Molecule: Lysine riboswitch aptamer
Organism: Iocasia frigidifontis
């Protein structure tokens, strides 16, 4: 001075990703409660048992909710932000009590998605909201290749010819362990 290769720090993308809180709609005139009248051994948030109960069910009739999810707003915490499989390990079922699975929660380790929308479908959801997967289509940013136009630079007697590079523009592929900066190291000269 450094090709590559390691690390380190800053930052782009745009309806841009997550949390927390208030408000609101919506859930829903649903649960659940009172009163009355009637069944009935039925019920009690997966199954089985054992064990408790003014416990259960259905019709008037008065009352009469909530969580989650959803949509503004405020505050943050960020750009693998996050989401979503899969495996291990802890935890979790709601009148008690044992067992068994499911699920939902938490750490860990790994795989897949650059981001936003739109249609389809498939589960969840009280819902046509929403949200998360697969498929496909648009738009966007990135980096490469290649056309095309308009510069700087080399180069040269020249406005030629080569060659680097910059901006726009197009089409093609790629993937975030990425990209863009700048910093530090290592071969090696």
């Nucleotide at each position: 001075a450094g090709a590559u290769g390691g690390g380190g720090u800053a930052g782009a993308g745009g309806c841009g990703c997550g949390g927390a809180a208030g408000u609101g709609a919506u859930c829903a005139g649903u649960a659940g409660u009172u009163a009355u009248a009637g069944g009935g051994c039925c019920a009690g948030u997966g199954a089985a048992c054992c064990u408790u109960u003014u416990g259960c069910c259905u019709a008037u009739a008065a009352u009469g909710a909530a969580a989650g999810g959803c949509a503004g707003u405020u505050c943050u915490g960020c750009c693998g932000a996050a989401g979503u499989c899969c495996u291990a390990u802890u935890u979790u079922a709601a009148g008690g009590g044992u067992u068994c699975a499911a699920u939902g929660a938490a750490u860990a380790g790994g795989g897949c998605u650059g981001g936003u929308u739109c249609u389809g479908u498939a589960c969840a959801g009280a819902a046509u909201a929403u949200g998360u997967g697969c498929a496909g289509g648009a738009c966007u940013g990135u980096c490469a290749u290649u056309g095309u136009g308009a510069g700087a630079u080399u180069g040269g007697a020249a406005u030629a010819u080569u060659a680097u590079u910059u901006c726009a523009u197009a089409a093609u592929g790629g993937a975030g362990u990425a990209c863009u900066a700048u910093c530090c190291u290592c071969a090696u000269u």